Background
This is a predicted structure of a 1464-nucleotide RNA (small-subunit ribosomal RNA) from an uncultured prokaryote. Its Rfam family is "Bacterial small subunit ribosomal RNA". The RNAcentral record of the sequence draws on ENA.
[in-house]
RNA sequence: AGUGAACGCUGGCGGCGUGCUUAACACAUGCAAGUCGAACGGAAACAGAUAUCUUCGGAUAUGCUGUCGAGUGGCGAACGGGUGAGUAAUGUAUAGUUAAUUUGCCUCUUAGAAAGGGAUAGCCAUUGGAAACGAUGAUUAAUACCUUAUACUCCUUUUGCUGUAAAAGUAAAAGGGAAACGCUUUAUUGUGCUAAGAGAUAAGACUAUAUCCUAUCAGCUAGUUGGUAGUGUAAGAGACUACCAAGGCAACGAUCCUUAGCUGGUUUGAGAGAACGAUCAGCCACACUGGGACUGAGACACGGCCCAGACUCCUACGGGAGGCAGCAGUGGGGAAUAUUGGACAAUGGGGGCAACCCUGAUCCAGCAAUACCGCGUGUGUGAAGAAGGCCUGAGGGUUGUAAAGCACUUUCAAUUGUGAAGAAAAGCCUGAGGUUAAUAGCCUCGAGUCUUGACGUUAACUUUAGAAGAAGCACCGGCUAACUCUGUGCCAGCAGCCGCGGUAAUACAGAGGGUGCGAGCGUUAAUCGGAAUUACUGGGCGUAAAGCGUACGUAGGUGGUUUAGUAAGUCAGAUGUGAAAGCCCUGGGCUCAACCUGGGAACUGCAUUUGAAACUGCUGAGCUAGAGUGUGGUAGAGGGAAGUGGAAUUUCAGGUGUAGCGGUGAAAUGCGUAGAUAUCUGAAGGAACACCAGUGGCGAAGGCGACUUCCUGGAUCAAUACUGACACUGAGGUGCGAAAGCGUGGGUAGCAAACGGGAUUAGAUACCCCGGUAGUCCACGCCGUAAACGAUGUCAACUAGUUGUUGGGAGAAUUUAUCUCUUAGUGACGCAGCUAACGUAUUAAGUUGACCGCCUGGGGAGUACGGUCGCAAGACUAAAACUCAAAGGAAUUGACGGGGGCCCGCACAAGCGGUGGAGCAUGUGGUUUAAUUCGAUGUAACGCGAAGAACCUUACCAGGUCUUGACAUCCUGAGAAUUUGCUAGAGAUAGCUUAGUGCCUUCGGGAACUGGGUGACAGGUGCUGCAUGGCUGUCGUCAGCUCGUGUCGUGAGAUGUUGGGUUAAGUCCCGUAACGAGCGCAACCCUUGUCCUUAUUUGCCAGCACGUAAUGGUGGGAACUUUAAGGAGACUGCCGGUGAUAAGCCGGAGGAAGGUGGGGAUGACGUCAAGUCAUCAUGGCCCUUACGACCUGGGCUACACACGUGCUACAAUGGCCGGUACAGAGGGUUGCCAAGCCGCGAGGUGGAGCUAAUCCCAGAAAGCCGGUCGUAGUUCGGAUUGGAGUCUGCAACUCGACUCCAUGAAGCCGGAAUCGCUAGUAAUCGCGAAUCAGAAUGUCGCGGUGAAUACGUUCCCGGGCCUUGUACACACCGCCCGUCACACCAUGGGAGUGGGUUGCAAAAGAAGUGGGUAGACUAACCUUCGGGGGGUCGCUCACCACUUUGUGAUUCAUGACUGGGAUG
Repeated sequence: AGUGAACGCUGGCGGCGUGCUUAACACAUGCAAGUCGAACGGAAACAGAUAUCUUCGGAUAUGCUGUCGAGUGGCGAACGGGUGAGUAAUGUAUAGUUAAUUUGCCUCUUAGAAAGGGAUAGCCAUUGGAAACGAUGAUUAAUACCUUAUACUCCUUUUGCUGUAAAAGUAAAAGGGAAACGCUUUAUUGUGCUAAGAGAUAAGACUAUAUCCUAUCAGCUAGUUGGUAGUGUAAGAGACUACCAAGGCAACGAUCCUUAGCUGGUUUGAGAGAACGAUCAGCCACACUGGGACUGAGACACGGCCCAGACUCCUACGGGAGGCAGCAGUGGGGAAUAUUGGACAAUGGGGGCAACCCUGAUCCAGCAAUACCGCGUGUGUGAAGAAGGCCUGAGGGUUGUAAAGCACUUUCAAUUGUGAAGAAAAGCCUGAGGUUAAUAGCCUCGAGUCUUGACGUUAACUUUAGAAGAAGCACCGGCUAACUCUGUGCCAGCAGCCGCGGUAAUACAGAGGGUGCGAGCGUUAAUCGGAAUUACUGGGCGUAAAGCGUACGUAGGUGGUUUAGUAAGUCAGAUGUGAAAGCCCUGGGCUCAACCUGGGAACUGCAUUUGAAACUGCUGAGCUAGAGUGUGGUAGAGGGAAGUGGAAUUUCAGGUGUAGCGGUGAAAUGCGUAGAUAUCUGAAGGAACACCAGUGGCGAAGGCGACUUCCUGGAUCAAUACUGACACUGAGGUGCGAAAGCGUGGGUAGCAAACGGGAUUAGAUACCCCGGUAGUCCACGCCGUAAACGAUGUCAACUAGUUGUUGGGAGAAUUUAUCUCUUAGUGACGCAGCUAACGUAUUAAGUUGACCGCCUGGGGAGUACGGUCGCAAGACUAAAACUCAAAGGAAUUGACGGGGGCCCGCACAAGCGGUGGAGCAUGUGGUUUAAUUCGAUGUAACGCGAAGAACCUUACCAGGUCUUGACAUCCUGAGAAUUUGCUAGAGAUAGCUUAGUGCCUUCGGGAACUGGGUGACAGGUGCUGCAUGGCUGUCGUCAGCUCGUGUCGUGAGAUGUUGGGUUAAGUCCCGUAACGAGCGCAACCCUUGUCCUUAUUUGCCAGCACGUAAUGGUGGGAACUUUAAGGAGACUGCCGGUGAUAAGCCGGAGGAAGGUGGGGAUGACGUCAAGUCAUCAUGGCCCUUACGACCUGGGCUACACACGUGCUACAAUGGCCGGUACAGAGGGUUGCCAAGCCGCGAGGUGGAGCUAAUCCCAGAAAGCCGGUCGUAGUUCGGAUUGGAGUCUGCAACUCGACUCCAUGAAGCCGGAAUCGCUAGUAAUCGCGAAUCAGAAUGUCGCGGUGAAUACGUUCCCGGGCCUUGUACACACCGCCCGUCACACCAUGGGAGUGGGUUGCAAAAGAAGUGGGUAGACUAACCUUCGGGGGGUCGCUCACCACUUUGUGAUUCAUGACUGGGAUG
């Protein structure tokens, strides 16, 4: 795009088409083929007339008339109408042939039409049968039937002539064959009849070409092929018969099977094609199934006959009837297809002289939105942008000028009336002409008259009324035009493909809105297109599917060069045909269109004919460039056979010799004191041939490797001579064809499937080891396959180069180092070109030509079945069902690798100290509980949120309470706010009571506050961190991550960013199709280390002075220290070496500091749906007398257990006692708190000072000096417990810290494993702060003392860069294979079983036709009257349908069980 469609929803009108695609299933009922009285005998029915009778109703008679049942006869029934079962050619289409034929009715022409005869139906009578239907007798007509005559032409035979053989023509003779003078009217005609010719029409037969699938159908055929002679037909013919011959068809697809009516055309397509063959038209076939003939011009006959069969119906059981694939209609089948309508008015057909009759052909109507076309369902105006709906950011937006309202119109439908065209004729009457003897009659033309319409209540026009009666369907994720809300929550569902749905779904369902089409819209089915996806036009085969393993060669295809001829192909012209319709163009008619109609073009084809001769073909004659042959060389693991050789292994024999050998990652099995291994000598036997040896050689490929000889194939070079296209390819075919394997017979040293043993391992039917049989070897025969690979068929031509190497030839030269040229091989690189890319590139995968083979999504499957081959193994050929939406190639970016290279990091190593064992603290899991609130969970949760849970906190639990609320805003009315005391209660709270009347004011009121009321609302630590913002962790302070422009690539992408160096660093330098830039690195910032300047109090005190027991205490000072502002300083700056003259690195100098001086802050693009809805914010959902709020008490502090992080220890580098020294950084008014006094102590008392460089916390501790302890569960260790206290606080019971006295547990340095740290670091020592009423072993800071070690980068972990492989890309925690188990699906095998079709061999034989005929019967003619001729029946023979038997083939279905396959 289209459909003979169907289904779903919906449905106003008209026009014009179409309408059983399925059961060629079965059919009730009606109709569909009759007509002619002008062929005939006649008169059953109806009507009239006449006559008679009459009771006036009517009856009877007469074929008299119109007519006409039944019958004889003629024509028709062979057309028209239906269907598509069969048919792959007895068909159809196109073009031919028919000199091999027929043709009723029709037209034209010629001739004729004489004389006779016998029957018969009907009718009548008798009679059989239920019926259908008959039987007998009598009688009768014809355009029915028969005989004879005539007959040029016609047919057959014979003969002659012409003729080329056949044919054909012509002449003569013999034989044979016709008729209705009937009908009409009253005669002329007309019509009919007979014979013949011509035409037209219709038909038969034949030929060529074309006409679906399958080769898993390769051979078929005995009337088969041909001949002769017959038969037969309208006619040719094996069409049929007899005889003879052995042919005929087939790879250009015979035969068999499946499927199918063919065509014009229809649909689609740019075309070529592909699919189809409804309606219309041509042909064919069929008519319940099968067979058969009759009649006829025509049939083997849809509405005829006979027979057989199945089915249905009637029956009196004896017998009969039937055939809708005609029109309607019924049942059935089906997704599905109409009325038991009207009319012959028109067109056409049959009959008839005609009128006319018949016509389910046809014309109309009915039903169906079934297709196409047209029209309508209103038009204009109308903003308050109404109401309602929906959405919302709450403002509004949208539906939407849409509606309402106002104004107007009336197509269509409804209603009133009018009213074409389809009608031409025929009949009657009449005029003219023709015919004729004629004024009848008939024919032609004309005038008049009279009528003929199913449709039809037609079309069209008109009246009336009123917007009145008339819109739906699908879709809205992308493809694909059209978006939001609600519901749902991987459910329900959607889906053409991709896919959507797991709580914010533009994808499901509904709604609002929108988009598309519109009396339709969607869905389904099937067709073509897109699909260059079977490629003729117009594809491919190195790696995506695809080159046969290789050669030879048959058929076939293709073929060098010159010339002549020919004309098959080819080209041009002409003629015929190519039906009509359809398509196309152009006119016309319906108001337009669909539709109808006139004309044209076209029908690309086929045939005939006339030309042309370039090209191809064919024929003839040549040529030498292709191909081949000869002569002469050359190289070679080319092949076959025979012989020979040495090294090595093994075995055997002997000698020497002694304890191991062998083997492995390490071992063991194994061998060995019966003497191995080792070594020497000798022998045997088999197999293979080191070095040479080389991307060297040879061969078609497989393949070929010691040497010699013989036989033998090919290649190549150079020069010539010869042949003269002899060539290339190659379906089938044939040969060769690794290894393994098979058969027979040998052989067997080594090696070695199977097998045995030892190891390894979770196992180890393996890898490793020790043995070891087939086999490997030879001869002969099979097999016929390999990643048989260059994954690249063979042949030929052409198309830049460079450089190796092998064989041959020529030349040069400095003459045997070499160089140049050429030819045949064999390699590497590379341009153009090609290629999806990779790559290839004169050895093409380039550009061409010739031929062959092969491919067409993945799996199923190179499988099943069938066939061929094979001894077998198996090979070759080779599907389908079913299933998936991919499978695959090349390249790209990542990620990964028990891949590689380079590099880094307390990553390892080297060290120091820990954890893991003990006790305690703290966190987590688990368990428990009314609750033990919640979150964090590998690294990157677990002294984490929590910088501090007794109440509070608090989110949890129990109980008691409140409901506009504990908190916010608004409204209303009241009261100042506030406050004292008492009572009840656990308290929240409730009741009573006391004090108090404030501030501003324009005097109206207002502001703040309190409690009361109403509703909007509050509130939620309720859920979702996988809806989010923000913040944070982690990789990682790792050195990376990107961009612009340019360039390269079809593209993804690449380049830059890679490379050579270097760095802590993508840091820098150099190189470079890249040049630049950004975020990161570094620097800038803070702190610390040195110096300078300035400043000088509360800090400092050198010098001066005063003073004290002593002290910067005082005057003063500003040097020093310090403080805090500003500067300086460090930059590889300098020197040497090294490096590339670079960047840099190494060393040195100077310097407080040296190569980033130390430390901090600072965290790129991103990753982990990482963490957090319980900091906060926030979408959505949820609760609203509760999931909100308040109160009391409890819990978060539980405790068989497990883990993490810490503290304290286990002691002598120590504990204890005494004395004594030195910090830094902080904090302090709700505070730090001095001195003094009290207490053993925690602390109390006290109150000075301090809003802090001034006072206080505040004694630093380790250290140092001295003493003691003496290796012990201790003078270590301090848990636990008892008692007594202190402090904070409403309150220390659950559940605080501290003090004192007493108690004195485990623990003697910690298994596997594991953590931190590279210098002022680890370790060790104390101090402070935040939080905080109180409550640190935690956290964050501060200083004191102060090490050891780093060879180095093999390994573990993590990371960076480059490279490589990849079937991974939620990216190795990836992907993924097979068995087994379960479910389901299709399929192969299967003892078989049941159908269909069919071959062969037989049986059988109805009806019929043909042949024969002894039986019976018999009108026409003949007869000598006896009969004959002819005919009918019967019998019989041949052919033959149904049917039957036997035996095969093939196909379908089914089958216990079973094989593999697909999916989950």